[in-house]
Record summary:
The RNA shown here (c-di-GMP-I riboswitch aptamer) has 90 nucleotides and comes from an Actinomycetota bacterium. Lineage of the source: Bacteria > Bacillati > Actinomycetota. It matches the Rfam family "c-di-GMP-I riboswitch aptamer". Its family is annotated with cyclic-di-GMP binding in the Gene Ontology. The sequence was found by an Rfam model in a public genome assembly.
RNA sequence: AGGUGAUAAAGGCAAACUCUUCCGAAAGGAGAGGGCGCAAAGCCAUGGGUCUAAGGCCGCGAGAGCGGCUAGGAUCGCCAGGCUGCCGCC
Numbered sequence: 001a002g003g004u005g006a007u008a009a010a011g012g013c014a015a016a017c018u019c020u021u022c023c024g025a026a027a028g029g030a031g032a033g034g035g036c037g038c039a040a041a042g043c044c045a046u047g048g049g050u051c052u053a054a055g056g057c058c059g060c061g062a063g064a065g066c067g068g069c070u071a072g073g074a075u076c077g078c079c080a081g082g083c084u085g086c087c088g089c090c
Stems, first nucleotide, its partner, number of pairs: 002090004012038002017033004022029002036077001042083003046080003049075003055070006
């Protein structure tokens, strides 16, 4: 430097679920507990997927409001891609 994750050590992360005078329109996030799992479950929304629809647009309605579409919102623990990295083995 490249390949690899069978075994081992030191450690790391933390699903569901519970809680909250927290953030958010929501999806979702944050914090505390918890521990299903993870060798990149570290980082980046670049492509696809999925979720949401505040705002915007359209329709209906006298109006209040209702319905449809839409990501510039969210998810990297959905997949791909990019960047970085501990240890063991070859």